[in-house]
Context: one part of a larger RNA
């Protein structure tokens, strides 16, 4: 821009891609076969390996605004308490996301057309032949089934729903319906666009309250100790991203686009 109105949803799928591995172990059965040693087709049901993909309940790993200890220094006048550098100063632990070593899944089974092959029936050629007419059986392979994508499949497809003015003789002009977007809070969405949830008729993000989960026992007193330290007060204090609730802030007021058809 196109798809002969202009939306908003929800789809066919023509066509692209992806997948396509494969061991052992019990049976069947020490059966069929073989003197014997040994030892099966078909069927059946377990369980692993690589590989892909999804997830974070579990087992860990990360976790530079989380929690605690602790070395040296300067600083808050000092003690106490704390903050600030030093690879996060080091070091012990850890929520979320993330992620594997964790955990679940998948190839599967079936359906069609066949090679190689093995066959029905059958001339040419009174036989005799799977082939010449004809008609099957067959393979991890091919088309299908599975999963992802997919009406720029310019052959531009389908439902459903939603919107139907003026001026103008006409071409066509113009505010505008449905819907949309700019702007703005903003995401388990993302290089930016895009996609996704709001925008006060509101839980979109912060913040507030409770609560998870983490840390491990603030700080002040007070009681013991010459002290260092202990223990009481009290599963304390502190807490990022996690769950519920809450308009306290900020999404405030606004602009722009966007039919009129055969």
């Nucleotide at each position: 821009c196109g798809u002969a109105g202009g939306a908003u949803a929800u789809u066919u799928g023509a066509g692209a891609g992806g997948a396509g591995c494969u061991g052992g172990c019990c049976u069947u059965a020490g059966u069929a076969c073989g003197a014997g040693a040994g030892g099966a087709c078909c069927g059946g049901g377990c369980u692993g390996g690589a590989c892909c993909g999804a997830c974070c309940g579990c087992u860990g790993g990360u976790g530079u605004a989380u929690c605690u200890g602790u070395u040296g220094u300067c600083u808050u006048g000092c003690c106490a308490a704390a903050g600030g550098c030093a690879u996060g100063g080091c070091a012990g632990a850890g929520u979320a996301g993330c992620c594997a070593a964790g955990u679940c899944g998948g190839g599967a089974a079936g359906g069609g057309a066949u090679a190689a092959a093995c066959g029905c029936u059958g001339a040419a050629g009174g036989c005799a032949u799977c082939u010449a007419a004809g008609c099957g059986u067959g393979a991890a392979g091919c088309c299908c089934c599975c999963c992802u994508u997919a009406a720029g499949a310019u052959g531009a497809g389908a439902u459903a729903u939603c919107c139907c003015u003026a001026c103008g003789a006409a071409a066509g002009u113009a505010g505008u319906a449905a819907g949309a977007c700019c702007c703005c809070u903003u995401g388990a969405a993302g290089a930016c666009g895009a996609c996704g949830a709001g925008g006060u008729a509101g839980a979109u993000a912060g913040g507030g309250c409770a609560g998870a989960g983490g840390u491990g026992g603030a700080a002040g007193u007070g009681c013991a100790g010459u002290a260092a330290u202990g223990c009481a007060u009290g599963g304390a204090g502190c807490u990022g991203a996690c769950u519920g609730u809450u308009a306290c802030u900020a999404a405030u007021c606004g602009g722009u686009c966007g039919a009129g058809g055969g």
Molecule: large-subunit ribosomal RNA, domain VI
Organism: Bariatricus sp. HCP28S3_A11